[in-house]
Context: one part of a larger RNA
Molecule: small-subunit ribosomal RNA, central domain
Organism: Candidatus Woesearchaeota archaeon CG1_02_57_44
RNA sequence: UUGGGCCUAAAGCGUCCGUAGCCGGCCUGGUAAAUCUCUUGUGAAAUCGUACGGCUCAACCGAACGGCGAGCAGGGGACACUGCCAGGCUAGGGACCGGGAGGAGGCAGAGGUAUUCGUUGGGGAGCGGUAAAAUGCUAUAAUCCUUCGAAGACCACCUGUGGCGAAGGCGUCUGCCCAGAACGGAUCCGACGGUGAGGGACGAAAGCCAGGGGAGCGAUCCGGAUUAGAUACCCGAGUAGUCCUGGCUGUAAACGCUGCGAGCAAGGUGUUGCGCAUCCUACGAGGUUGCGCAGUGUCGAAGGGAAGCCGUUAAGCUCGCCGCCUGGGAAGUACGGUCGCAAGGCUGAAACUU
Repeated sequence: UUGGGCCUAAAGCGUCCGUAGCCGGCCUGGUAAAUCUCUUGUGAAAUCGUACGGCUCAACCGAACGGCGAGCAGGGGACACUGCCAGGCUAGGGACCGGGAGGAGGCAGAGGUAUUCGUUGGGGAGCGGUAAAAUGCUAUAAUCCUUCGAAGACCACCUGUGGCGAAGGCGUCUGCCCAGAACGGAUCCGACGGUGAGGGACGAAAGCCAGGGGAGCGAUCCGGAUUAGAUACCCGAGUAGUCCUGGCUGUAAACGCUGCGAGCAAGGUGUUGCGCAUCCUACGAGGUUGCGCAGUGUCGAAGGGAAGCCGUUAAGCUCGCCGCCUGGGAAGUACGGUCGCAAGGCUGAAACUU
């Protein structure tokens, strides 16, 4: 390479948008590029085949006839599928309308308990901490109770294999701005779609730059213990940071270790949203039961799988497109390139070794 693979053995890009490319619903007509068929030319000689001939035979050589795939070119024809052109359709997709659901996002305002600090009064000798202690705090009055105030961070209960978001992620209340999804209607457009190399945007925590802020917590650092030692686990302090604004970084066990889209293929049961029907109703966006759609769990037929397990939310049966893997180590290193203020990121070997 042909293949075979990617939940756990190597392997799904962190996520989405989207360029080129690749792929693409139903019907009709045209065309005939592709495809198929017939035919003509070409397809050198040698080689190969055959009752021939020449070397005494043969090998070998000569001659005639036959054969010589495929490919390429010219011409005639076929039109189911693919392509192209034209017309139409509505099952894909989109728009629109309706009442609802939601911690989706942004900005502003308001609030709540706790903590720390300050203050007022009370009070009086311990407090704190641990397995036990000590460092530490405390007669400059602590701890504790109480009054008032300040500051920063956070948002208990509700909270739920509950919801929303593409992922990261999102949780007090109110308002404004803004986005998406589901359900129902079937009014409009009429294949407008799928995927997506490059590319772009978003992207936890930590980290970086500038300016604020700093209650609690707390890398580093310093003490106290423990210990043979203890650069730790435990305790007391405590800087960066954690918070806000603007910018950078672009990583993660960014995990469902499972790319996206579509169709097909048993069910049972829970739950969330919407709709329809049903019954109850203190009639209220109330409740019950069943059904449909969409989401989210669980158990399982068939099937799959090395097994664990997966199983209409597939890891089943198929199709389209992308990414990735090819023994372990050296190594996500070196070199080069590129991005970054830096830290470093992305791309990414080999010798050698086994």